Overview
Large-subunit ribosomal RNA, domain I from a metagenome, 532 nucleotides, folded computationally. It matches the Rfam family "Bacterial large subunit ribosomal RNA". The full RNA is in RNAcentral, with records from SILVA.
Context: one part of a larger RNA
RNA sequence: GGCGUAUGGGGGAUGCCUAGGCUCUUGGAGGCGACGAAAGACGUGGUAAGCUGCGAUAAGCCUCGGGGAUUUGCAAACGAGAAUUGAUCCGAGGAUUUCUGAAUGGGACAACCCGCUAGGCAGAAGGCCUAGCACACGAAAGUGGGCCAACCCUCUGAACUGAAACAUCUUAGUAGGAGGAGGAAAAGAAAGAAACAUCGAUUUCCUAAGUAGCGGCGAGCGAACGGGAAGAAGCCUAAACCGUAAUUGUUACGGCAAUUGCGGGGUUGUAGGACUGCAAUAUUCAAGUGACUGUCAACUGGAAUGUUCUGGAAAGUUCAUCCGCAGAGAGUGAAAGACUCGUACAGGUAAGCACGUUAUGCGAUAGCAGUAUCCUGAGUAGGGCGGGACACGAGGAAUCCUGUCUGAAUCUGCCGGGACCACCCGGUAAGGCUAAAUACUCCCAAGAGACCGAUAGUGAACCAGUACCGUGAGGGAAAGGUGAAAAGAACCCCGAACAGGGGAGUGAAAUAGAACCUGAAACCAUACGCUU
Numbered sequence: 001g002g003c004g005u006a007u008g009g010g011g012g013a014u015g016c017c018u019a020g021g022c023u024c025u026u027g028g029a030g031g032c033g034a035c036g037a038a039a040g041a042c043g044u045g046g047u048a049a050g051c052u053g054c055g056a057u058a059a060g061c062c063u064c065g066g067g068g069a070u071u072u073g074c075a076a077a078c079g080a081g082a083a084u085u086g087a088u089c090c091g092a093g094g095a096u097u098u099c100u101g102a103a104u105g106g107g108a109c110a111a112c113c114c115g116c117u118a119g120g121c122a123g124a125a126g127g128c129c130u131a132g133c134a135c136a137c138g139a140a141a142g143u144g145g146g147c148c149a150a151c152c153c154u155c156u157g158a159a160c161u162g163a164a165a166c167a168u169c170u171u172a173g174u175a176g177g178a179g180g181a182g183g184a185a186a187a188g189a190a191a192g193a194a195a196c197a198u199c200g201a202u203u204u205c206c207u208a209a210g211u212a213g214c215g216g217c218g219a220g221c222g223a224a225c226g227g228g229a230a231g232a233a234g235c236c237u238a239a240a241c242c243g244u245a246a247u248u249g250u251u252a253c254g255g256c257a258a259u260u261g262c263g264g265g266g267u268u269g270u271a272g273g274a275c276u277g278c279a280a281u282a283u284u285c286a287a288g289u290g291a292c293u294g295u296c297a298a299c300u301g302g303a304a305u306g307u308u309c310u311g312g313a314a315a316g317u318u319c320a321u322c323c324g325c326a327g328a329g330a331g332u333g334a335a336a337g338a339c340u341c342g343u344a345c346a347g348g349u350a351a352g353c354a355c356g357u358u359a360u361g362c363g364a365u366a367g368c369a370g371u372a373u374c375c376u377g378a379g380u381a382g383g384g385c386g387g388g389a390c391a392c393g394a395g396g397a398a399u400c401c402u403g404u405c406u407g408a409a410u411c412u413g414c415c416g417g418g419a420c421c422a423c424c425c426g427g428u429a430a431g432g433c434u435a436a437a438u439a440c441u442c443c444c445a446a447g448a449g450a451c452c453g454a455u456a457g458u459g460a461a462c463c464a465g466u467a468c469c470g471u472g473a474g475g476g477a478a479a480g481g482u483g484a485a486a487a488g489a490a491c492c493c494c495g496a497a498c499a500g501g502g503g504a505g506u507g508a509a510a511u512a513g514a515a516c517c518u519g520a521a522a523c524c525a526u527a528c529g530c531u532u
Stems, first nucleotide, its partner, number of pairs: 001531009015517001016481002020452002022449007029441002031147002039100003042055003046078002050074002061094006070082003105114003115133007135144003151182001152180005162169001166216001192199002203230005213221002234433003237377001241264010269411001271376004275370004284364002288360005293354003299347003305320002309316001321338002323327001329341003382406008392418001413428005468475002488516001491503004
């Protein structure tokens, strides 16, 4: 020096665990904000650095309800207190709520500085207190502004990429940007879809169907009818006509006319309405309000066991027993239906909410006949040019939107049925509203998992969007486990020692001693053996 064995050191893998995550389900909630939000700064405790709570009334104040013995948060200790005259704690409602922040009296390098008006503090003050003082819209009352995870609508809108290059095309109306709204949004009661038969607003799903088609007919894109389901709900205006008010014009001062506002009327396609005549007060619906009912907070009741043995500890084992509308689950010194918390079941209630019943009830809602006249949404429909949307790339290209130029008809009307024409069929544009079925989850409650188990699972199980990095936008960690219980090692010794260690003691265990469960490998050492 090598190999081996043993014992340690070192290191923190592995095993076990879970306080945290992940993905869902059901129900709820779907907003907060000038009555000052979200997010913060600074304060606030007897001692108080951090976190949490709170706000100069500052780990809190008040009322009501619950609850019933402890209590002054995490978090020990000392000190000082509180509480059956009901504290702490839990629920509901209220009070307070500095400064910044939309930030709003003015300013500013956020958490700071400086004002004006009125009133007050004692005369004054470069002092103090209280209230008000931004802008936009609006006649005023008032409203708006900002924040917030996704879902929704509108406007705007790429490229990488694919086409094995690339330009039409694709990616894609995606990502990104802007605006707006709601608990959903959007759409929506046929100028529809069809096909000679019919259906009857919209939305979503299954199918039709990767079909018909579109397409440098490349890559790719990609319907609808019909069928089946979910859910179903229909309405209001403009106009004609009547009335009224104001204004204007005119007047033979009686009026007449026009415009505008308001009230009545009226709302459709087998056309309807106005108008004229007849008939009639029926039927049904219903905002809102009250009562009852249900639901809803903290919370309350809630069955049934003892023993033997092993052990540090019994829930294990033994013997005997019991409850069950409760043998879900968790905890307890190992594995508990009967120890604890619970569970089944039952009760509880303010505000709120919901449906049903009932009462009241602002209101809404109808017929027959006649057909002369009037009305039935105009810079609209349509057309030309240029674009866009439609599965459809200009194509034979209907349909929809419109930048620009034009521009009808008026029910004997008009539009559509994929160029166009005729017949036929369907509908009634150019005003508006509309629940449900659908989408999503920042958040709350309950629950689930052939999901993870600390290099995993969120970046974050731990004081993490922290430490740290970056001028900044931004990037972004590592880090869990003594023990059943601190019983966390009195006392003694070595030592310079508040280092470290040896005894003693605790404990089932201290090679569980806080650098603490288990404790692999690399690596280091000591002893012994063999060997060179």